[in-house]
Context: one part of a larger RNA
RNA sequence: GGAUGAACGCUGGCGGCGUGUCUAAGGCAUGCAAGUCGAACGCGCCUCCGCUCUUCACUGCGUGAAGAGCUUCGGACGCGCAAGCGCCCUAUCAUAAAAUAGGGAGCUUGCUCACCGUAGCUCAUGCGUAGCGAUGAGCGGAGGUGAGUGGCAAACGGGUGCGUAACACAUUGGUAACUUACCCCGAAGUCAUGAAUAAGCUUGCGAAAGCGGGUCUAAUACAUGAUGGAAGCGAGGGGACUAAAGUCAUUCUCGCUUAAAGCCUCGCCCCGCAUCUGCGGGGCGGGGCGCUUCGGGAAAGGCCUAUGGCCUAUCAGCUAGUUGGCGAGGUAAAAGCUCACCAAGGCAACGACGGGUAGCGGGUGUGAGAGCAUGGCCCGCCUCACUGGGACUGAGACACUGCCCAGACUCCUACGGGAGGCUGCAGUCAAGAAUAUUCCCCAAUGGCCGAAAGGCUGAGGGAGCGACGCCGCGUGUAUGAGGAAGCCCUUCGGGGUGUAAAAUACUUUUAACCGGGACGAAUCAAUGACGGUACCGGUUGAAUAAGGGGCUGCUAAACUCGUGCCAGCAGCAGCGGUAAUACGAGUGCCCCAAGCGUUAUCC
Numbered sequence: 001g002g003a004u005g006a007a008c009g010c011u012g013g014c015g016g017c018g019u020g021u022c023u024a025a026g027g028c029a030u031g032c033a034a035g036u037c038g039a040a041c042g043c044g045c046c047u048c049c050g051c052u053c054u055u056c057a058c059u060g061c062g063u064g065a066a067g068a069g070c071u072u073c074g075g076a077c078g079c080g081c082a083a084g085c086g087c088c089c090u091a092u093c094a095u096a097a098a099a100u101a102g103g104g105a106g107c108u109u110g111c112u113c114a115c116c117g118u119a120g121c122u123c124a125u126g127c128g129u130a131g132c133g134a135u136g137a138g139c140g141g142a143g144g145u146g147a148g149u150g151g152c153a154a155a156c157g158g159g160u161g162c163g164u165a166a167c168a169c170a171u172u173g174g175u176a177a178c179u180u181a182c183c184c185c186g187a188a189g190u191c192a193u194g195a196a197u198a199a200g201c202u203u204g205c206g207a208a209a210g211c212g213g214g215u216c217u218a219a220u221a222c223a224u225g226a227u228g229g230a231a232g233c234g235a236g237g238g239g240a241c242u243a244a245a246g247u248c249a250u251u252c253u254c255g256c257u258u259a260a261a262g263c264c265u266c267g268c269c270c271c272g273c274a275u276c277u278g279c280g281g282g283g284c285g286g287g288g289c290g291c292u293u294c295g296g297g298a299a300a301g302g303c304c305u306a307u308g309g310c311c312u313a314u315c316a317g318c319u320a321g322u323u324g325g326c327g328a329g330g331u332a333a334a335a336g337c338u339c340a341c342c343a344a345g346g347c348a349a350c351g352a353c354g355g356g357u358a359g360c361g362g363g364u365g366u367g368a369g370a371g372c373a374u375g376g377c378c379c380g381c382c383u384c385a386c387u388g389g390g391a392c393u394g395a396g397a398c399a400c401u402g403c404c405c406a407g408a409c410u411c412c413u414a415c416g417g418g419a420g421g422c423u424g425c426a427g428u429c430a431a432g433a434a435u436a437u438u439c440c441c442c443a444a445u446g447g448c449c450g451a452a453a454g455g456c457u458g459a460g461g462g463a464g465c466g467a468c469g470c471c472g473c474g475u476g477u478a479u480g481a482g483g484a485a486g487c488c489c490u491u492c493g494g495g496g497u498g499u500a501a502a503a504u505a506c507u508u509u510u511a512a513c514c515g516g517g518a519c520g521a522a523u524c525a526a527u528g529a530c531g532g533u534a535c536c537g538g539u540u541g542a543a544u545a546a547g548g549g550g551c552u553g554c555u556a557a558a559c560u561c562g563u564g565c566c567a568g569c570a571g572c573a574g575c576g577g578u579a580a581u582a583c584g585a586g587u588g589c590c591c592c593a594a595g596c597g598u599u600a601u602c603c
Base pairs, nucleotide, nucleotide: 001603002602003601004600006599007598008597009596010595013473014472015471016470017469018468019466020465021431026429027428028427030426031425032424035152036151037150040149041148043146044145045144046143047142048141049140050139051138052137053136055134056133058131059130060129061128062127063126067123068122069121070120071119073117074116075115078113080111081110082109083108084107085106087104088103089102090101091100092099159384161382169308170307171306173304174303175302178301179300180299183297184296185295186294187293188292189291190290191225192224193223194222200215201214202213203212204211205210230258231257232256233255234254235253236252237251239248240247241246262289263288264287265286266285267284268283269282270281271280272279273278310356311355312354317347318346319345322344323343324342325341327339328338329337359381360380361379362378363374364373365372366371386407387406388405389404390403409420410419411418412417437463439462440461441460445459446457447456448455449454476506477505478504479503486497487496488495489494511540512539513538514537515536516535520530547592548591549590550589551588552573553572554571558587559586560585561584562583568575569574
């Protein structure tokens, strides 16, 4: 001088891009971080729709019997009342007639009540039918939701660096010693049947976590059988390679073994119910998604080999499954990988064994390079998941948010027994010189599931905080006196601060406000967390914005005062004991600048 995942001191206007527990792999409250599929399956619940049935209300129509009331018509005639008609008797007047009053029986008419028949209307009740609405039940359909059976995923993605000096990593080869779900290509197939079980219902135990009994049911769950020119295994023959052991893309023969599952949709035909659509069952055919077997591919992984990369000899000898063989077991696969037996080997000054330290690489820092140091962020590999051990499931794990056991710790408890694992994202306590929000979104990129719509995704995309780093911008510009005031120095003449200020004229990056306003979206359309952000236009006004360290030499930059080996400084040399350019202050100057210094570490 350069560098840093930095820290500390003083200071601090803005933006972009990065980056942020290096310590206690110490303990963790809370929320979220892995689900999804109803086009595999059976149930429960909710909503809506359709059909059938039941009951009720309303409306319309029809209808039968008995009933009540009213009315019309007809018949029969009975009681009563009223009117009319003529007749008879009595009285008055009178010769008589006539008239008036009273009485008697008769006829006719009208009215009321009662009787019979007929017709109509109204009322209440009943039945049938149609419409509409509601209740309840059943069946069917659509949608949603809950747990369950089943499938796929959960072995990825994300975190950490404890352990590990090792085939862990890097490079180079090998696998004729191996595996691979999903994906792609090719070939063939997808037949027949059966027994259960979860959920449900019911019942019991337990504080809970949870556990048990009985009974029912479905499937792409499970099981049995069939088929097989394919594959595997075994035996034999030929051929090729090889030193041999052995192997084979090859060929022939024989024996044994091994498969499967359906779902959605379209068309046609038949049957049954309804007969207007339609519903159910069966058959045939087409399409899509699956399923099974085999071969190949892609991509991923397992194992083996050689070489390379720390310190230590104050670690010199180490090793009994140790080294090799035969046999057996085991694995996807070679192998002491494991076991029985046999032999006595194997490694080591080219450093075995032991001890210490450490994840490795691409890279990163520095340096002209050689080299030295380093491995944070990003990428690849490895490793771990409270500590230790173990297996299960599965194509794949000996499995971070699966299981079992033991241990430590924390929590619940009815004391009998249970629950948990942030080295995921946030957050909290502790530790420390020290390291952030319990934020927004799945819009994009990707992942898982699904036919799709879509769901999930603290991966990821973003925002927030920190001058932690790098980069960029600003804190004004021009004119302005032989030069104001203040302050400092002075040889008292003057000099410095200094065109600096003031003043005048401008500008508006930035700031504030007003208006407009994206790309990122892939698309026919719709769809943006970021974000009314970036950016653009306008208005206002120098307005909102400078410090830190140093000035003896190294080393750019000096004077005065104070102090008096004191107080103090200091990277080294050193400075300070009365004129200190080295301490403290003022003025001036130098360097860098939103930073400047100090400390730590590396070159």

Small-subunit ribosomal RNA, 5' domain from a Parcubacteria group bacterium, 603 nucleotides, folded computationally. Its mean pLDDT, the model's own confidence on a scale to 100, is 81. NCBI's taxonomy places the organism under Bacteria, Bacteria candidate phyla. It was read from a public genome assembly.